[in-house]
RNA sequence: AGCAGGGUGGGGAAGCCUGGUAUCCUGCGGGGCUCAUAACCCCGUGGUCGGCGGUUCGAAUCCGCCCCCUGCUA
Repeated sequence: AGCAGGGUGGGGAAGCCUGGUAUCCUGCGGGGCUCAUAACCCCGUGGUCGGCGGUUCGAAUCCGCCCCCUGCUA
């Protein structure tokens, strides 16, 4: 330098192709259950969807540029 994959709550992942309320697991806080703890159940908490711009009534999703991570090639 070129190519490929990836960036989404504290951690992990889906959703993107086919635009229309951001879901799941885990963590954390509270409650229930129990003699008690674990397990289990319920409620809550937390995300400007890597950044900027564009298209659109509407963008995590489509388009452009840029940043970062991983791998491959030279």
This is a predicted structure of a 74-nucleotide RNA (transfer RNA) from Thermocladium sp. The sequence is in RNAcentral, with records from ENA and Rfam. Model confidence (mean pLDDT): 85 of 100. Rfam family: tRNA. Rfam classes the family as a transfer RNA. Rfam links the family to the GO term triplet codon-amino acid adaptor activity.